[in-house]
Predicted 3D model of a 264-nucleotide RNA (Bacterial large signal recognition particle RNA) from an Anaerolineae bacterium. Model confidence (mean pLDDT): 77 of 100. Its Rfam family is "Bacterial large signal recognition particle RNA". Its family is annotated with signal recognition particle, plasma membrane targeting and SRP-dependent cotranslational protein targeting to membrane, signal sequence recognition in the Gene Ontology. On this family, see Rosenblad et al., Nucleic Acids Res 2003: "SRPDB: Signal Recognition Particle Database". Rfam describes the family as follows. The signal recognition particle (SRP) is a universally conserved ribonucleoprotein involved in the co-translational targeting of proteins to membranes. Rfam classes the family as a non-coding RNA gene. Taxonomically the source falls in Anaerolineae (Bacteria, Bacillati, Chloroflexota).
């Protein structure tokens, strides 16, 4: 120096948290780097710090050390300004209501405003009408036998004259069933430009009388009051973001270091 075979080692890493401490399962970040079992009221270890079993690779691009690097996490301090959140109603603005003043569409001597009287709409009672239902009246059908009248034929009684019961048929009627203009009675209602009575009186409509000149939607301004309206404003150590300090720190880059055996 080359070849072959082994071994140490490696087969992800980190942060916070838990822990006496170390690691793991779980959470988060980075990223792609074996498998099985155990494991958060935990699992397994002891500064040599996961345990048990199996597999791949294996002396270097892969292992170890140092330096650079800096994804990301933790933490600190009212640090910064911004955005949210919560609280507050003294002020400004907004909004709601009202007073006063100005303007004013429009209405008004064919009568504004105001006052008095009445009626309707509303509730209720009675009556009448109408609608609906039922019943009655009228009428059709309707009894093999257990309704009536008349009862052919036939049957029975009688010496005869005559009589007796009585089927079918016909007529009427009952239960039942169908129809109906009008009429009568009963019942019912979110029935009616209806009548009468009682009640009611906010609003609306309407009629009459008295008085005699204003009324007024709306707009602007002043004043007062209310409301906290992601409005402004004030406050808070509430949250997020950002910068800084500090701490841990992966990927990556560079440099250095590191076995054994056999053979050529």
């Nucleotide at each position: 120096u080359c070849g072959u075979g082994c071994u140490a080692g490696a087969c992800g890493g980190g942060g916070a948290g838990c822990u006496a401490g170390c690691g793991g399962u779980g959470c988060c970040c980075u990223c792609u780097a074996c498998c099985c079992g155990c494991a958060a009221u935990c699992c397994g270890c002891u500064a040599u710090a996961g345990c048990g079993g199996g597999g791949u690779u294996g002396a270097a691009u892969u292992c170890c050390c140092c330096a650079c690097g800096g994804a990301g996490g933790g933490u600190c301090g009212g640090c910064g300004g911004u955005c949210a959140g919560c609280u507050g109603g003294a002020c400004u603005g907004c909004u709601c209501a009202g007073u006063c003043a100005g303007c004013g569409a429009g209405c008004g001597u064919u009568g504004a405003u105001g006052g008095c009287c009445g009626g309707g709409u509303c509730c209720u009672g009675u009556g009448c009408g109408g609608c609906g239902a039922g019943a009655g009246c009228c009428u059709g059908c309707g009894a093999a036998u257990c309704g009536g009248g008349u009862c052919a034929g036939g049957a029975c009684c009688g010496g005869a004259a005559g009589g007796u019961a009585g089927c079918a048929g016909c007529c009427c009627u009952a239960a039942g069933u169908g129809g109906u203009u009008a009429c009568u009675c009963u019942c019912g209602g979110g029935u009616g430009c209806c009548a009468c009575g009682g009640g009611g009186g906010u609003g609306c409509c309407u009629g009459g009388c008295c008085u005699g000149a204003g009324c007024g939607a709306g707009c602007u301004g002043u004043c007062u009051g209310g409301u906290g309206c992601a409005a402004g404003c004030a406050g808070c150590g509430u949250g997020a973001c950002g910068a800084g300090g500090u701490u841990c720190g992966a990927a990556g880059u560079g440099g250095g270091g590191u076995g054994c055996a056999c053979g050529g």